[in-house]
Molecule: c-di-GMP-I riboswitch aptamer
Organism: uncultured Nitrospirota bacterium
C1' cells in the first nucleotide's frame, strides 16, 4: 500500500413516512423522521426497473428518471482481528 471491517473512537449520509414546493409523469429539492449505510461519497459507462411519446405481430425505438437495484470508472475517514 492492498484485501479486510469491530457491539472500537471521531465525524458523515438518511429508507418509510408527515409537512412545503416543483414536475405531464416516473421523480426532484427543503424541512422534519431514522429504516438502514463503510463508499447510501462523485459518474447514467453496461445491465435491469420506473414514467412518458412513437412504431408494432412477438416486441422495439426516442426521451426523461433511478447511483438507498447490480456491475464498471474515479476519488475517500478511522481501523482491531
Nucleotide at each position: 500500500u492492498c484485501c479486510c471491517g469491530a457491539u472500537a473512537a471521531a465525524g458523515g449520509c438518511g429508507a418509510a413516512c408527515g409537512c412545503g414546493u416543483u414536475g405531464g409523469a416516473a421523480g426532484g429539492c427543503g424541512u422534519g423522521g431514522g429504516c438502514g449505510c463503510a463508499a447510501a461519497g462523485c459518474u447514467a459507462c453496461g445491465g435491469g426497473u420506473c414514467a412518458a411519446g412513437g412504431c408494432u405481430g412477438g416486441g422495439c425505438c426516442u426521451u426523461g428518471a433511478u447511483u438507498g437495484c447490480c456491475g464498471g470508472g474515479c476519488u475517500g475517514c478511522c481501523g482491531a482481528a